Glycine riboswitch aptamer from Roseiflexus sp., 103 nucleotides, folded computationally.
[in-house]
RNA sequence: AUGACGGGCGUGGGAGAGAACCGCGCAAGCGGUCGCCGAAGGAGCAAGCCAGGGUUGCCGAACCCUGCGUGAAUCUCUCAGGCUAAAGGACUGCGCCCUGACG
Numbered sequence: 001a002u003g004a005c006g007g008g009c010g011u012g013g014g015a016g017a018g019a020a021c022c023g024c025g026c027a028a029g030c031g032g033u034c035g036c037c038g039a040a041g042g043a044g045c046a047a048g049c050c051a052g053g054g055u056u057g058c059c060g061a062a063c064c065c066u067g068c069g070u071g072a073a074u075c076u077c078u079c080a081g082g083c084u085a086a087a088g089g090a091c092u093g094c095g096c097c098c099u100g101a102c103g
Stems, first nucleotide, its partner, number of pairs: 006098008018034001020033005035083003041079001042077003048070002050067007
């Protein structure tokens, strides 16, 4: 400072899928059986990058192979979580605050 990026608080929006079945219990709840969802959290990885090796070479480099290397998501998995409402909810609009990059 016409304050980037990032963060916090408040507030508005915000999807999916069983008010499944069985047993125990007065109830709260506990145990079991299948079915399903992905948008808390968690895990996985493509290109690229990096490392090692090789080939060519116009000497700038290019290409090929290998890798418990690195590497994103609303993708994939479904560990966790969830499957009436409520709550939660990635992401996001607005307001306030913190930080303070380029110039």